[in-house]
Predicted 3D model of a 73-nucleotide RNA (transfer RNA) from an Anaerolineae bacterium. RNAcentral records the identical sequence in 4 taxa. The prediction has a mean pLDDT of 81. The source organism's lineage runs through Bacteria, Bacillati, Chloroflexota and Anaerolineae. The sequence is in RNAcentral, with records from ENA. Rfam family: tRNA. Rfam classes the family as a transfer RNA.

């Protein structure tokens, strides 16, 4: 320079054929113990990496920048 592939919650990951954005652990309350760990139920927490495109509707389909990874030269 070329060419795959990844980019969703603080993390690690899920979202089937385009139709309500979820989980585990993490924080945060409560139960529960004389406490304190475990264990159980709760609550919060998101500009799906950015910007546009298709489309009655995008995270998912196209493009374009950003970044990362791996491989070729």
């Nucleotide at each position: 320079g070329c060419c795959a592939c990844c980019c969703u919650a603080g993390c690690u990951c899920a979202a089937u054929c385009g139709g309500c954005a979820g989980a585990g652990c993490a924080g945060c309350c409560g139960c529960u113990u004389c406490g304190u760990a475990a264990g159980c139920g709760g609550c919060g927490g998101g500009u799906u990496a950015u910007c546009g495109g298709u489309u009655c509707g995008a995270g998912u389909c196209c493009g374009a920048u950003g970044g990362g990874u791996g491989g070729c030269u």